Model confidence (mean pLDDT): 78 of 100. The RNA shown here (c-di-GMP-I riboswitch aptamer) has 74 nucleotides and comes from Sulfurovum sp. AR. Rfam family: c-di-GMP-I riboswitch aptamer. Rfam's curators write: GEMM was predicted in a large-scale screen for bacterial structured RNA regulatory elements. NCBI's taxonomy places the organism under Bacteria, Campylobacterota, Epsilonproteobacteria, Sulfurovaceae, Sulfurovum. Of the family's consensus pairs, 94% are formed in the model.

[in-house]
RNA sequence: AAAUUAAAAGCUAAACUCAUUGUGAAGUGAGGACAGAAAGCCAUGGGUCUUAUAAAGAUUGCCAGGCUGCAAAC
Repeated sequence: AAAUUAAAAGCUAAACUCAUUGUGAAGUGAGGACAGAAAGCCAUGGGUCUUAUAAAGAUUGCCAGGCUGCAAAC
């Protein structure tokens, strides 16, 4: 330098349970661990979902895009 897989350390935390907020999708906290190398951040495009039906809202652990980033054997 390339590649992104061998390892170690650390990180995140699905389902489920409890508490709490919300009409709801879901969010937050605690437990938990299916997984993850961007499962870090941003609702920009598409998708999906919700609603008091309508202005909107939820989801980045659905995909794309943008920005940033840790370690490292042979």